[in-house]
RNA sequence: GACAAUAGCACACCUUCCGAAAGGUUGGGCCGCAAAGUCAUGGGUCUAAAGCAAAUUUGCUAGGAUUGCCAGACUGCCGAA
Numbered sequence: 001g002a003c004a005a006u007a008g009c010a011c012a013c014c015u016u017c018c019g020a021a022a023g024g025u026u027g028g029g030c031c032g033c034a035a036a037g038u039c040a041u042g043g044g045u046c047u048a049a050a051g052c053a054a055a056u057u058u059g060c061u062a063g064g065a066u067u068g069c070c071a072g073a074c075u076g077c078c079g080a081a
Stems, first nucleotide, its partner, number of pairs: 001078001008033002013028002017024002031068001037074003041071003044066003051060004
């Protein structure tokens, strides 16, 4: 980062399994992506089982989650301007 080329990934939704949940995962699907490859390092956001506090129900909190939320780190295809 191109009115290029070879490839790649796969949103929503349905489904398998796991999970308290958020969410992850199997298969389908293809919204889109020049890193939509990898890493939870910083921030943001989501959940709250257990725990704590108040009172029979509510609130707080991440050791949980999110890389297709932003940034950072590492790695990769092509070679026009």

Background
A computed fold for an 81-nucleotide RNA from uncultured Desulfosporosinus sp., annotated as c-di-GMP-I riboswitch aptamer. It matches the Rfam family "c-di-GMP-I riboswitch aptamer". Its family is annotated with cyclic-di-GMP binding in the Gene Ontology.